[in-house]
RNA sequence: CGAGUUGGCCAGACAAUCGCUGCUUUAUCCUCUGCUUUCGGGUAGGGAGAUAAAGGGGAGGAAAGUCCGGGCUCCAACGAGCAGGGUGCCAGGUAACGCCUGGGGGGCGCAAGCCCACGACAAGUGCAGCAGAGAGAAGACCGCCGAUGGCUGGCAACAGCACAGGUAAGGGUGAAAGGGUGCGGUAAGAGCGCACCGGGCGGCUGGUAACAGUUCGCAGCAGGGUAAACUCCACCCGGAGCAAGACCAAAUAGGGUUUCAUAUGGCGUGGCUCGCGUUGAAACCGGGUAGGUUGCUUGAGCCUUAGAGCGAUUUAAGGCCUAGACGAAUGAUUGUCCACGACAAAACCCGGCUUAUCGGCCAACUCAAUAG
Repeated sequence: CGAGUUGGCCAGACAAUCGCUGCUUUAUCCUCUGCUUUCGGGUAGGGAGAUAAAGGGGAGGAAAGUCCGGGCUCCAACGAGCAGGGUGCCAGGUAACGCCUGGGGGGCGCAAGCCCACGACAAGUGCAGCAGAGAGAAGACCGCCGAUGGCUGGCAACAGCACAGGUAAGGGUGAAAGGGUGCGGUAAGAGCGCACCGGGCGGCUGGUAACAGUUCGCAGCAGGGUAAACUCCACCCGGAGCAAGACCAAAUAGGGUUUCAUAUGGCGUGGCUCGCGUUGAAACCGGGUAGGUUGCUUGAGCCUUAGAGCGAUUUAAGGCCUAGACGAAUGAUUGUCCACGACAAAACCCGGCUUAUCGGCCAACUCAAUAG
C1' cells in the first nucleotide's frame, strides 16, 4: 500500500478597482436650547438630520423543513378534576425536550461498530387481503385409528366395512396453525406419563435500576398475532406569538372638561363694505390612524488552561466581541493559480432533530495480509 467503522475540521485561494449595509472618529452644512449683541452676527452645549473623508465589521454547517424543547413578550390563571394532545426499558445530563450520554434487552455484521416508540393483548372491545378444513379457550381437507357402539360374514375366536365416532403424531395452506427431542404408552394419538432442553411463577445471589445468574422449590406448560387499533397504566402539557409587546405622535380627522360668546354674534372669503358660505372661539386632557423610534442582538455565548466525571456535562481562572437589515446589504468586474469549487443564503434569540451537500484533511479503531 487494500477493505471498512467512528469522531472532528475546511467549504476555491490571492491581488487590484468599483459598489452595498451597520459602527467609530473627524470636518462642513442644517436644526434646537442657553448667553450675548452695534441686530449683520458671535459663543457654549445638544441632535435619532444631511454630505464627505478615514478606519474597522459584514451569512451557514445546514442560515433550510418549521418537526420538537426553552428564553422573551402580552393575555388568562386559588386549587382540583374532566376533555384533548404528547411521551413510553433503566439510570444520569440539561433551562427544557420527543434531545444527548452511559447501561440493559433484541436484531445485523468476522470485527471496529450500526439499528430498534423497547410499558401492558391473562381487564374489556376490535382488526387480519390471498390461501386454507380451521386465524381463535382454533381446526378433521388428506392421512391414521375404529379399542367401544353399529352393520356384514362366521358355531366361535375373529375377519371385513368405515356408519357413529376418536385422533393435532405425519401431509398440505399460510407471515403465523401454539413448546422441542427421545422413551414409554395407546386402537390410533395426545404433557397422557417420564428424562433432558426451553419457558413460567416463587425464593436466593449480584446490580441504584432496567436486568442477569441459579447445582433451590412449585405447577405439565399457561389460553397464537396486533396497542405509530380503541383501550388500560405511569408521567408531562394554560393560550397566542417580534405582524409579540413598549414609547413618541401628524391632519381643515374625531372625543371629553372648563371658560368665553350667544345670532343685530362669531369664523372663512388676501385689508374694508355689501353679498355668499358656515355655526362657534380659546385653553387643557386623554385615546389613537398614517408615520417614526424601540424590542435587535452580550448570549443557557465563544476560545484557552486546570479540576470533577467512563461519558453527556459541569466548576474555576484568564481572554474575546463575532451581521442586525426592513422593496430587505454581504456583491460586481479584471488578472493569476489549482484539485475547477456541492447543497444552499440570516429576519427576536437559543438547544436539538430531520433533510440537502463537489471534494479535501486529521485522529482513533477493526478486518485481511506478511508479499514488496